Small-subunit ribosomal RNA from an uncultured bacterium, 1497 nucleotides, folded computationally.
RNAcentral holds the sequence, with entries from ENA.
Its mean pLDDT, the model's own confidence on a scale to 100, is 84.
[in-house]
């Protein structure tokens, strides 16, 4: 890059699917190490436990311990004792004091806004990029400048004394501060009046000055120095905050959307603008360049893929943003409307003593629960970083780090040489062998991993301490090939093939598809092949897919050009010329974090990983500058466009009026039995006078001829004359405008037929209906009638296969030739319509100056095929509908053009006993035979349209025989092998049985010899390999045959045409039995068929004459005999027939007609001879054979029985129905064949079959051997003297055997039948018709077959029709090719959906009620330390400002009500629609598909 699937093949068009990458994955099977990462994607579901933000005692005050020091209640180890009890070391309550260290709850500083989770919400200034704040904040840090004076009143802590179960909590008093809070100084602040001066796009900014007002502070450590604080103020760094350009998903079946809405001015209100908020006043503001509504979504760096443009994604890392249980609120604070604060309402869990109160892991681990599914209630704070802290140091589930998962990615091992007896063993076999396979055995070695012992780090950068990982990494030494390979695939695509089982089953499948008994496609096996501690398999994502086409697709038929125009935005525009720089090109400069991807260094031994550097980051801001083109703006220009002038052409529109000719109706004459229709006929008209036919007349529609791929229009469309109004082109001149153009979403208007509404009008003609045919039916076609309509006029409708299936518009790019219209000077030139055709274009047909060529610009439309233009929604319409216009589901196609073929109730042109011309049959009747059916224990089995049935069978009593029934046998009825035993085997013959068998009698070998014995043959009996099977499977096969069809066809080579299947040769003109021949031909040639060679047949020579023959001769009863070779006959071997001659015709051919001569004349008759293929055609039952099947049987042997049955149906056929005949008698004349288990003569017997005998005959020698015909003679038209079936008796014959179940003879018997409906069959000359004869098979047993002769016709005008085939063309939706294919209702089952009385749920709004906490406002009573006044008067009070609580107003969250919008779920009924091997009618399409098919209505 590509590959498989549409078709019998073929190119296209088209969709499906693969292979390839990648994943926070997840199942299967499977598992050794390591290093590096990563890990709830689901339920923003609840969450038990435990940890996740604390620090500071150098900001207080207070309490506790710990130590010192003193003090000793108590204890008493010793000693003493009068024993009362004193001395005491020791211990040690308690109590004071001072110092240090330490811990603490509480004020109070800082920090809990940082780190750390998630991703609901959000389509938005949120994000992301660039810019702006002259409209702003900032603790902690940095610089820097000034500065810190003097006071006050409280308050928790604690005590004390309540209330509460519990959270907690009131009251009295105590008490400190870096807590609070006046006062005082204060400016480079802040406010408010002014001056000057710089600057900016404004609005206003800055910078210097003057006057007013106003406003700070805290200390602590330390012996000190100092140091950490503390207040004001500049400036800076950080980080925030608001604005603003552009960039950010889908839906128009969401087109309008907004009242704080848009702006103004004023006043509030933030840090700070601002409708952020009030009040007023104005009517404003978004929007097709997509408002608003609805859906979905957290953006981005980047990630996957991709050649790139795209396309998807937004786990981990990083940066922004929203959120912390759901809504709502604000405090505090430099920061929050705070994840581990607060308040309040909801929903849930918990405790509860029922009053009340607690809680919020989307922080780390964990649980439950959902899920296919996602980890440990680990370690350390060594390192990084963070918070407090002056430090030490505290805390840190941020981090480091472990564990636990093949989850990714990346390395490494499971061993490595040597080893052929090619081992066993498995597996396959054509039995030889192959193959597993150097694989293993076995022999040398080796030591990554692994195991053990040893030693062991960086990481802690600078003096010292820290080291969770971790005794880990790595170093050494030993040890032993020891512990360490699976996964999936093997039809194609795709790399890899056998056996077995299975038997459309079980199953597999990404797609096409495999499976119905020989699977490479299931299942195992055995072998190969991939990949490898992993492989598959599923999901999603790009990619191939140019299958959304910018890059890069179409639109005549494959899907797609709007029915046409007129124009609105928009979109693109002619020549010359100046200006501008908006696009455009260029430099430059900010920016575009880090990581990341890529380049290139370097570091884990490699390598993933880390790490330094570059590039890229295709973007956005800005700035200088270029001016061809393009925009923008100004000048001019005439060729694009348009106007004038002068003509000529047209079924171009509108209107009004004329005309003739037909049809029908009405009137009248004339006439009379019919008329009309049709395939055929009916219904209807008509004796009341119809049709016909003159004459009148009336009244509607259309306008013959002219008429033409002529004309006219923008399409629809326009066709009698005439006249008036109009629109358009076209030809000519070149006055005149100066680009005024082309395209057109949206919009507006025409706009066949049919519908529609009112009102007229109606001759024809006709949906609807009615009746008559047809039809298996016929709600059709057909025929008689016949209303809307069709026509007018005003409205509506708005579709059409509204077609060139071809949108406009401009330019270019051969030629011929016909025609309208116009000009000319008659060369030609415009213009508009047609063929042909070059380049070029297409899949291909085909287009080709009138493109579907080459270009450019503008609309419209497609994006598999059913569903479906349907359903919802919206809109138009009076309806009818018409516009817009889906998905769920199903399939894997659907589709265009063209090629070969089949087919057509298509066309053409040829043949065929095909038709027709005759002749004779079948169908009826009997019988014989064959099938069917149907009965049977069995009626064996096969053959089924032609092409099966008198066919396999050229011959079923027994046998055949395969079938049934009974009896036997089991190595067999046959073969081949082994071992034993006997000597034979044949024959003869008892007995018993139906036999088969069985049990006996009699007979009875050969060779070789060492004389034991061995060999051959047979026979018996045994053993086990095996015989054996007419059992299956002719859809596994060979052979064989039958048909098409003895039709004239079927191919090939090399060429040439064609992208290509293919074509072309094989067609055309002739001709011919013929693809046979001849000419023509992009073809030349060749093969297989045709034809000829072969055979019999007609003639004639030659040769040769027995058994045939016999002309002369000679005999005979007889060619008998002897002769004889002429004849005829044989049989063998030539010859004759070529369209060879002669005329026409034809093309000067090929060949036809006609002649002639010839036995025969045009392939003289007949045979044999069967291409390439078709029919899954027959045959496993001739043979032969794979596989599967039976084996004391499915085999074998044997008696009987059956195949011969018998209500019925059909084939072939025999015999007849009679006088062309029957019957009687008489008499003539072949062919061809066969004969020894034979044919059999003369001859005798019998009425007859036939007996008995037998002469000759292995045959031109014997033997078998016609009849019709002719001559006579009867019968006389009848169920007969036709006809012979059927029966009854008596034989004969073959044969073991004639009962079932042979032939024949004789007597007697005498049935149907009197020429055969529909239908149907063979012949075209020696043929039909007819008439016997002869073989095969065979014992016997033809009316069939196969053969042979006698007699021996009629008729073919002709190819319109039926069938068959041949060639050419045509259509085709058929290729299993018409016995093809296909449609729609119905009935059944399952699927999804539409509608639906409601129902039941959500979601956003609107309107009213009711409204927590909070903040803002108000405000009489309550409650008040500090400041301020005033009294007593030395600590109290009164009042004031303040300040707080209640209350109140407005906001308002949840909740409530109430109609409506929107989504969903469910819903009896119900409508289509899919879809499902065999279901019912019926047959619409495909061929002229039997009525051409199709759009509209």
């Nucleotide at each position: 890059u590509a590959a498989g699937u549409u078709u019998g093949a073929u190119c296209c068009u088209g969709g499906c699917u693969c292979a390839g990458g990648a994943u926070g994955a997840a199942c299967g099977c499977u598992g050794g190490c390591g290093g590096c990462g990563u890990g709830c994607u689901u339920a923003a579901c609840a969450c038990a436990u435990g940890c996740a933000a604390g620090u500071c005692g150098a900001a207080c005050g207070a309490g506790g311990u710990a130590c010192c020091c003193a003090u000793g209640a108590c204890u008493g180890c010793g000693g003493c004792u009068u024993c009362g009890g004193c001395c005491a070391a020791a211990g040690g309550a308690u109590u004071g004091g001072a110092a240090u260290a330490c811990c603490u709850a509480g004020u109070g500083g800082c920090g809990g806004a940082c780190g750390g989770g998630u991703g609901a919400g959000u389509a938005a200034c949120g994000c992301g990029u660039g810019a702006g704040c002259a409209a702003c904040c900032u603790g902690c840090c940095u610089u820097c400048g000034a500065g810190a004076g003097g006071g006050g009143g409280a308050u928790a802590a604690c005590a004390c004394c309540g209330g509460g179960a519990a959270a907690c909590u009131g009251g009295u008093g105590c008490u400190a501060a870096u807590a609070c809070c006046g006062c005082a100084u204060g400016a480079u602040g802040u406010a408010g009046c002014g001056g000057a001066g710089u600057c900016g796009c404004a609005u206003g900014a800055c910078u210097c000055u003057g006057c007013u007002a106003c406003c700070a502070a805290a200390g602590g450590a330390g012996c000190a120095a100092u140091c950490c604080g503390c207040u004001c103020g500049a400036a800076g760094a950080u980080g925030g905050g608001c604005u603003c350009g552009c960039g950010u998903c889908u839906g128009a079946u969401u087109a309008g959307c907004u009242a704080g809405u848009u702006g103004g001015u004023g006043a509030g209100g933030u840090a700070a603008c601002g409708g952020c908020c009030c009040a007023c006043c104005a009517a404003g503001g978004c929007g097709a360049c997509g408002a608003u509504c609805a859906g979905u979504a957290g953006c981005c760096g980047g990630a996957c893929u991709g050649a790139g443009a795209g396309g998807u994604u937004g786990a981990a890392c990083g940066g922004c943003c929203a959120c912390a249980u759901u809504g709502g609120g604000a405090c505090u604070g430099a920061g929050a409307u705070a994840c581990g604060g607060c308040c309040c309402a909801g929903a849930c869990u918990c405790c509860u003593a029922c009053g009340g109160g607690a809680g919020g892991c989307a922080g780390c681990a964990g649980u439950g629960g959902g899920g296919a599914a996602u980890a440990u209630u680990g370690g350390g704070c060594a390192a990084u970083g963070g918070g407090c802290g002056a430090a030490a140091g505290c805390c840190u589930g941020a981090c480091c780090c472990a564990g636990c998962a093949a989850c990714g990615c990346c390395g490494c091992g499971u061993g490595a040489g040597g080893g052929a007896a090619g081992a066993a063993g498995g597996u396959u076999u054509u039995c030889g062998g192959a193959u597993u396979g150097u694989a293993a055995a076995c022999c040398u070695c080796u030591g990554u991993c692994c195991u053990a012992u040893g030693u062991g780090a960086a990481g802690a950068g600078a003096a010292g301490a820290a080291g969770a990982c971790g005794g880990u990494a790595g170093c050494a030494u030993a040890g032993g090939a020891g512990g360490a390979a699976g996964c999936c695939c093997c039809g194609g695509c795709u790399a890899a093939c056998u056996a077995c089982g299975u038997g459309c089953c079980a199953g597999c499948a990404g797609c096409c598809g495999c499976g119905g008994u020989a699977a490479u496609a299931c299942g195992u096996a055995g072998g190969g092949g991939g990949c490898g501690a992993g492989c598959g398999u599923u999901g999603u994502c790009c990619g191939g897919a140019a299958u959304g086409a910018u890059u890069g697709g179409g639109c005549g038929u494959a899907a797609a050009g709007g029915g046409c125009g007129c124009g609105u935005a928009g979109g693109c525009g002619g020549c010359c010329u100046g200006u501008u720089a908006a696009g455009u090109c260029u430099g430059g400069a900010g920016u575009g974090a880090a990581a990341g991807u890529c380049c290139u260094g370097u570091u884990u031994u490699c390598a993933a990983g880390a790490u330094g550097g570059g590039a890229a980051u295709u973007g956005c801001u800005u700035u200088g500058g270029a001016u061809a083109c393009u925009g923008a703006u100004g000048g001019g220009c005439u060729u694009g466009a348009g106007u004038g002038c002068a003509g000529g052409a047209g079924a171009g529109g509108u209107u009004a009026u004329c005309g003739g000719a037909a049809u029908u109706c009405c009137c009248g004459g004339u006439g009379u039995a019919g008329c009309g229709g049709u395939g055929a006929a009916a219904u209807g008209c008509g004796u009341a006078g119809a049709g016909a036919u003159c004459g009148g007349g009336a009244g509607g529609a259309a306008c013959a001829c002219c008429a033409g791929u002529g004309g006219c229009g923008a399409a629809g469309g326009c066709g009698g004359g005439u006249a008036a109004c109009u629109g358009g082109a076209c030809u000519g001149c070149a006055a005149c405008u100066g680009a005024c153009g082309c395209u057109g979403a949206g919009g507006c208007g025409c706009g066949a037929a049919a519908g529609u509404g009112u009102g007229g009008g109606g001759a024809g003609c006709a949906a609807a209906u009615a009746g008559g045919a047809u039809u298996a039916g016929a709600u059709a076609c057909c025929c008689u009638g016949g209303u809307a309509g069709u026509c007018c006029a005003c409205g509506c409708c708005g579709u059409a296969a509204a077609c060139g299936a071809u949108g406009g518009a401009u330019a270019c790019u051969a030629a011929g030739u016909g025609u309208c219209g116009g000009a000319g000077u008659u060369a030609u030139c415009c213009g508009g319509u047609g063929c042909u055709g070059a380049a070029g274009u297409u899949a291909a047909c085909a287009c080709a100056u009138u493109a579907a060529g080459u270009a450019u610009c503008c609309c419209a439309c497609c994006u598999g095929a059913g569903u479906a233009g349907u359903a919802c929604g919206g809109u138009c319409g009076c309806a009818a509908g018409g516009c817009u216009g889906a998905a769920a589901c199903u399939c894997a196609a659907a589709g265009g053009a063209a090629u070969u073929g089949a087919c057509g109730g298509g066309c053409a042109c040829c043949c065929g006993c095909a038709c027709a011309a005759g002749c004779g049959g079948u169908g009826g009747a009997g019988c014989a035979u064959g099938c069917u059916g149907u009965u049977u224990a069995a009626u064996u089995c096969g053959a089924a349209g032609a092409u099966a049935c008198g066919c396999g069978a050229a011959g079923a009593a027994c046998c055949u025989u395969a079938c049934c029934u009974g009896g036997g046998c089991u190595u067999g009825a046959c073969a081949u092998c082994c071992c034993a035993c006997u000597g034979a085997c044949c024959g003869u013959u008892u007995u018993a049985g139906a036999g088969a068998u069985a049990a006996g009698a009699u007979u009875u070998u050969c060779c070789c010899u060492u004389c034991g014995g061995g060999g051959a043959c047979a026979g018996u009996g045994g053993u086990g390999a095996c015989a054996g099977g007419u059992g299956g499977u002719g859809c596994a096969u060979g052979g064989u045959u039958g048909u098409c069809g003895u039709c004239a066809g079927c191919u090939c080579g090399u060429g040439u045409c064609g992208u290509g299947a293919g074509a072309u040769g094989u067609u055309c003109g002739g001709u011919u039995a013929a693809g046979u021949c001849c000419g023509a031909u992009a073809a030349c040639g060749a093969g297989c068929g045709c034809g000829a060679c072969c055979c019999c047949u007609a003639u004639c020579u030659u040769u040769a004459a027995u058994u045939g023959c016999u002309a002369a001769c000679a005999u005979u009863a007889a060619g008998u005999u002897g002769a004889g070779a002429a004849c005829c006959u044989u049989a063998a071997a030539g010859a004759u027939a070529c369209u060879g001659c002669c005329g026409g015709u034809g093309a000067c051919a090929a060949a036809c007609c006609g002649g002639a001569g010839g036995a025969a004349g045009g392939u003289g008759g007949g045979g044999a001879u069967g291409a390439c293929g078709u029919c899954a055609a027959a045959u496993c039952a001739u043979c032969a054979u794979g596989c599967c099947c039976c084996u004391u049987a499915c085999g074998u042997c044997c008696a009987g029985g059956g195949c011969u049955a018998c209500a019925g149906g059909c084939g072939u056929g025999c015999u007849a129905c009679a006088a062309u005949g029957g019957c009687u008698g008489g008499u003539a004349u072949a062919a061809a064949a066969a004969g020894a288990u034979g044919c059999a003569a003369u001859g005798u017997c019998g009425c007859g079959a036939g007996a008995c005998g037998g002469a000759g005959c292995a045959a031109a020698u014997c033997u078998c051997c016609a009849a019709a015909g002719c001559c006579a003679g009867u019968c006389c038209c009848a169920g007969u003297c036709c006809g012979g079936a059927u029966u009854g008796g008596a034989g004969u014959c073959u044969g073991c055997a004639a009962c079932u179940c042979g032939a024949c003879u004789c007597c007697a018997u005498g049935g149907a039948g009197u020429u055969g409906g529909a239908a149907u069959c063979g012949c075209u000359a020696g043929u039909a018709a007819u008439c016997c004869c002869g073989a095969a098979u065979c014992a016997g047993a033809a009316u069939g077959u196969c053969g042979g002769g006698g007699u021996g016709a009629a008729u073919a005008c002709g190819u319109u029709c039926c069938c068959g085939g041949g060639u050419g063309u045509u259509g085709u939706a058929c290729a299993c090719a018409c016995c093809g294919c296909c449609c729609g209702u119905c009935a059944c089952g399952c699927c999804a959906u539409g509608g639906g009385a409601g129902u039941c749920g959500g979601u956003a709004a609107u309107a009213c009620c009711c409204g927590a906490a909070g903040g803002u406002g108000g405000u009489a009573g309550c409650c008040u330390a500090a400041c301020c006044u005033g009294a007593u008067u030395u600590a109290u009070u009164a009042g004031g400002a303040g300040g707080g609580g209640g209350c109140c107003a407005a906001u308002u969250a949840a909740g409530g009500u109430a109609g409506g919008a929107c989504c969903g779920g469910u819903g009896a009924c119900u409508g289509g629609g899919g879809u499902g091997a065999a279901g019912u009618c019926g047959u619409a399409a495909c061929a002229a598909g039997g009525u051409a098919a199709c759009c509209g209505u």